[in-house]
RNA sequence: AAAGCAGGUCAGGCAACCGCUGUCCUCACGUCCAUUGGGCGUGGGGGGAGAGGAAAGUCCGGGCUCCACAGAGCAGGAUGCCGGCUAACGGCCGGACGCCGCGAGGCGAGGAAUAGGGCCACAGAGACGAGCGUAUUCAGUUACGGUGAAACGCGGUAACCUCCAUCCGGAGCAACACCAAAUAGGCAGGCGAUGAAGCGGCUCGCUGAGUCUGCGGGUAGGUGGCUUGAGCCGGCCAGCAAUGGCCGGCCUAGAGGAAUGGUUGCCCACGACAGAACCCGGCUUAUCGGCCCGCUUUUCCA
Repeated sequence: AAAGCAGGUCAGGCAACCGCUGUCCUCACGUCCAUUGGGCGUGGGGGGAGAGGAAAGUCCGGGCUCCACAGAGCAGGAUGCCGGCUAACGGCCGGACGCCGCGAGGCGAGGAAUAGGGCCACAGAGACGAGCGUAUUCAGUUACGGUGAAACGCGGUAACCUCCAUCCGGAGCAACACCAAAUAGGCAGGCGAUGAAGCGGCUCGCUGAGUCUGCGGGUAGGUGGCUUGAGCCGGCCAGCAAUGGCCGGCCUAGAGGAAUGGUUGCCCACGACAGAACCCGGCUUAUCGGCCCGCUUUUCCA
């Protein structure tokens, strides 16, 4: 230098103006709390923050919530070399073995075939268990049998059923908890044909069986759950590693028909896949390009 292997990382940049969603500070007004301070509401001003490496598929595993639950089993599902990591896993790391690659490396659902059932393409005369072909013998008595993964047997196949071992209760944030109208039911009590109640306050009059109060459940609506967490960054230590421990620092969307945008200017290598909806660990799939670290093979130069 060329061709590759493995891991990590970034995801157009800058500026101005106008918006949107939370949050903090402050001012004004209103209101509440026995009060020199706070809470709530409205409005003004200002500061800071505002999608991803996959937010995706919802395929595994867990947290959380409710329901169920003495214990054990059946059914059903998943996994399957050995050891380790983890909250857990079907994930990850290390090792052995097999296959591929010159190599760095990549791939592998891999326990049991003497518990039982099923199946064994093509080729071959015959393919699952007893027979068949040729030769031979008193005698299926003995020997051999080209093909094929397997041939005259203690065959192969479990990515066929099955058996064994281990694990798994169900539903999911539209979970669930709290506050709580109007209307119509429910329960209790008061009054009521000896006239309740209504007809704007009273009387008359008219209508004529309910009406009033309280409680409770539920609906609309509202609030919480909701982002401080198996968190992120840096350093040191243990370990081959996955990972764990200690110390220091940081707070980084939380909406609810759903914000994270628009316009303009400049620059470059001209910008891919794609949009949070309870959270987290994985796997898989999609993805223009750039950068960093380590390694392999070949060639050249010193």

The RNA shown here (Bacterial RNase P class A) has 302 nucleotides and comes from Thiobacillus sp. SCN 63-1177. The coordinates come from a structure-prediction model, not an experiment, and the mean pLDDT is 78. A source record names the gene rnpB. Lineage of the source: Bacteria > Pseudomonadota > Betaproteobacteria > Thiobacillaceae > Thiobacillus. The RNAcentral record of the sequence draws on ENA. It matches the Rfam family "Bacterial RNase P class A". Gene Ontology terms of the family: tRNA processing, dimeric ribonuclease P complex and ribonuclease P activity. Rfam classes the family as a ribozyme.